[in-house]
Molecule: Bacterial RNase P class A
Organism: Chloroflexota bacterium
RNA sequence: CAAGUGAGCCGGGCGAUCGCGGCAUCGUGAGAUGCCGAGGAAAGUCCGCUCUCCACAGAGCGCGGCGCCGGGCAACACCCGGAGCGGGGCGACCUGCUGGAAGAGGGCCACAGAGAAGUAUAUUGCCUCGCCGCAAGGCGGGGCGAGGGUGAAACGGUGGUGCAAGAGACCACCGGCGCACGCAGUAAUGCGGGCGGCCAGGCAACCCCCACCGGGAGCAAGGUCAAGCAGAGGCGAGGCACUGCUCGUGCCGUUUGAGCCUCGGGUAGACCGCACGAGCCAAUCAGUAAUGAUUGGUCUAGAGAGAUGAUCGCCGUCCCGCAAGGGAUACAGAAAGCGGCUUACAGGCUCACUUGAACG
Numbered sequence: 001c002a003a004g005u006g007a008g009c010c011g012g013g014c015g016a017u018c019g020c021g022g023c024a025u026c027g028u029g030a031g032a033u034g035c036c037g038a039g040g041a042a043a044g045u046c047c048g049c050u051c052u053c054c055a056c057a058g059a060g061c062g063c064g065g066c067g068c069c070g071g072g073c074a075a076c077a078c079c080c081g082g083a084g085c086g087g088g089g090c091g092a093c094c095u096g097c098u099g100g101a102a103g104a105g106g107g108c109c110a111c112a113g114a115g116a117a118g119u120a121u122a123u124u125g126c127c128u129c130g131c132c133g134c135a136a137g138g139c140g141g142g143g144c145g146a147g148g149g150u151g152a153a154a155c156g157g158u159g160g161u162g163c164a165a166g167a168g169a170c171c172a173c174c175g176g177c178g179c180a181c182g183c184a185g186u187a188a189u190g191c192g193g194g195c196g197g198c199c200a201g202g203c204a205a206c207c208c209c210c211a212c213c214g215g216g217a218g219c220a221a222g223g224u225c226a227a228g229c230a231g232a233g234g235c236g237a238g239g240c241a242c243u244g245c246u247c248g249u250g251c252c253g254u255u256u257g258a259g260c261c262u263c264g265g266g267u268a269g270a271c272c273g274c275a276c277g278a279g280c281c282a283a284u285c286a287g288u289a290a291u292g293a294u295u296g297g298u299c300u301a302g303a304g305a306g307a308u309g310a311u312c313g314c315c316g317u318c319c320c321g322c323a324a325g326g327g328a329u330a331c332a333g334a335a336a337g338c339g340g341c342u343u344a345c346a347g348g349c350u351c352a353c354u355u356g357a358a359c360g
Stems, first nucleotide, its partner, number of pairs: 001356010012315007020037007039331001043342002046340005051218004063214003067210001068082005083098006099209002105207002107203003124147001125144008156174006175199002177196003181192004222272004231263005238252005279298008316329005
């Protein structure tokens, strides 16, 4: 320098004018001034919590979730580190799966094939006996499961002994499994030798078994204050308008009770919940890391499901163009809050590593 791999980060800046929301101060008020005002995903609402109300003696059944091991975390299906078996890449590295199928049990295993999991089957076939036949061979009884054939998979493999023919029937080695053990590791697991012919198919993302976890609904949760209308109780003969007073007139009321007072629930409405929190930013320390601890600093949107905008100038970045210049500037928009996951994203930056080339 080129091509890559992994991790992390930024994701426009400054200014002017007009406007919107919240808070504070001033003002009788209209309003004025000052400060603050979207994100890394605010998104999907998938997972885990906080919080609130409802339900709940205890135990069991059922249902749902989770599932290698260790650590982290408030918790998690998240994160970090590790293990086993695979797949891809020359490599850095990426990526899939993971409790139990051997003794709890059931189910399924396409096509092909005689037979798909049980004391398995016998199509081709091997051996033997009997009968028939001149012979080749045929028929029947018995033994066998080695060879051929089918299949993704056929009940370990190779060699030998053995036998009428054969077969873990027996033997050696290899493989698997089980049992007890040694060493390393917290563990998953790895390595090692020993014993047992035990030889046992796959699927648990089919039911199931085992271990662990889980009550329901959600901030339009829920709470406080409380007009009007309706209701309950009490007093009650007057009350209202013209009309400020006296008179008068009208209307309503005195069994159908005007009007006034009190009370409970509670609608509109207002307020709380609701912005100081598993908060954010540094430094140091512990740890491989996730993460944690200490010290210092800091306060930073919040509703009415409703604000967070627009225009212009200069600069930055990218594209086109010889130039002058022109064009573009990602994905996207809080609603009780927090931690994750997933998805979207123009362009750019940093660190570590890999492969190749050139030069020193």